[in-house]
Context: one part of a larger RNA
RNA sequence: CUGGGCGUAAAGGGUGUGUAGGUGGUGUAUUAAGGUCUGUUGUUAAAUCUCCUGGCCUAACCGGGAAAUCGCAAUGGGAAACUACUAUGCUAGAGUGUGAGAGAGAGAAGUGGGAAUUCUCGGAGUAGCGGUAAAAUGCGUAGAUAUCGAGAGGAACACCGAUGGCGAAAGCAGCUUCUUGGCUCACUACUGACACUGAAACACGAAAGCGUGGGGAGCAAACAGGAUUAGAUACCCUGGUAGUCCACGCUGUAAACGAUGAUCACUAGACGUCAGUUCGGCUCUGCUGAAUUGGUGUCGUAGCUAACGCGUUAAGUGAUCCGCCUGGGGAGUACGGUCGCAAGACUAAAACUU
Numbered sequence: 001c002u003g004g005g006c007g008u009a010a011a012g013g014g015u016g017u018g019u020a021g022g023u024g025g026u027g028u029a030u031u032a033a034g035g036u037c038u039g040u041u042g043u044u045a046a047a048u049c050u051c052c053u054g055g056c057c058u059a060a061c062c063g064g065g066a067a068a069u070c071g072c073a074a075u076g077g078g079a080a081a082c083u084a085c086u087a088u089g090c091u092a093g094a095g096u097g098u099g100a101g102a103g104a105g106a107g108a109a110g111u112g113g114g115a116a117u118u119c120u121c122g123g124a125g126u127a128g129c130g131g132u133a134a135a136a137u138g139c140g141u142a143g144a145u146a147u148c149g150a151g152a153g154g155a156a157c158a159c160c161g162a163u164g165g166c167g168a169a170a171g172c173a174g175c176u177u178c179u180u181g182g183c184u185c186a187c188u189a190c191u192g193a194c195a196c197u198g199a200a201a202c203a204c205g206a207a208a209g210c211g212u213g214g215g216g217a218g219c220a221a222a223c224a225g226g227a228u229u230a231g232a233u234a235c236c237c238u239g240g241u242a243g244u245c246c247a248c249g250c251u252g253u254a255a256a257c258g259a260u261g262a263u264c265a266c267u268a269g270a271c272g273u274c275a276g277u278u279c280g281g282c283u284c285u286g287c288u289g290a291a292u293u294g295g296u297g298u299c300g301u302a303g304c305u306a307a308c309g310c311g312u313u314a315a316g317u318g319a320u321c322c323g324c325c326u327g328g329g330g331a332g333u334a335c336g337g338u339c340g341c342a343a344g345a346c347u348a349a350a351a352c353u354u
Base pairs, nucleotide, nucleotide: 003326004325005324006323007308008307012322014204015203016202017201021197022196023195025090026089027088028087029086031084035082036079037078038077039075040074041073042072043071050066051065052064053063054062055061093194094191095190096189097187098186099185100184101183105180106179107178108177109176110175111174113157118152119151120150121149122148123147128139129138165172166171209250210249211248212247213246214245218244219243223239224238225237226236261321262320263319264318265317266316269299270298271297272296273295274294275293276292277291278290279289280288281287282286303310304309327354328353329352336347337346338345339344
């Protein structure tokens, strides 16, 4: 390499859009260059191998004849089921339409809506408060903490709230308005294979970090102090700056996880829940039963699995396409290249060792 694999042993790209490419529903007819099947011709050295036969006493060994040489090439020779080409149809895939539905899906603006923390001012009030396993640092007679009233400011949205919902993923939650994407159900009116996957490319991409300018209540790397301890560059405590927030730009990584790529088909059931549709029952703003479609969960049959477990949301049975793996370490490193302001990211070895 062939092969065998990728939930946990090495291995699914963080996610999407989508180019080339690969693959592709169904009927009829056409073509036969190419794939496919077949005929003919050439080649496929000899020996070996197989069959028949001969020679050494026999075997090994040696000789003669035949077959074989599965491949390759040529050939306006032939076939037309499959693939492919061309033409013309179909509606089961896909899309459009019509009518409904749910939703923290996205962006922008506004309202501040209330609770809480902190700070400021005022009232009243006095010696403590705070913190811990215990303390101390710290705050407080310049009047703190606790309490009442007023104000400022930033950030986050209790209850509802959920095995709940939405989104490609990252992720999304006070309320209102505007703009906007997707999804589901019902009807089966229209188009007529328009599909699936997808190297490259492009877009999105938590947190931290970076640049410029704002903002800064709480929290809090770094840092300072107090404790603890043999020490304590920690865990605990008192403070506290970047940061966390906003705008614009960059970075492009995560246990980016379901550690499980996308699409399609098939294969027992049971019980929840969310959004619809249809048909019933009742005590009819509602409750409830059955059927059905699409999500989301728990259990479980067959089957699978090394086991754990998975089990119509498969890790079962099959098909198409992409990505990836090939003992441990060296190493996701060096060098080179591309990208980045930097931090670094991506791509990616070898010696050596075991």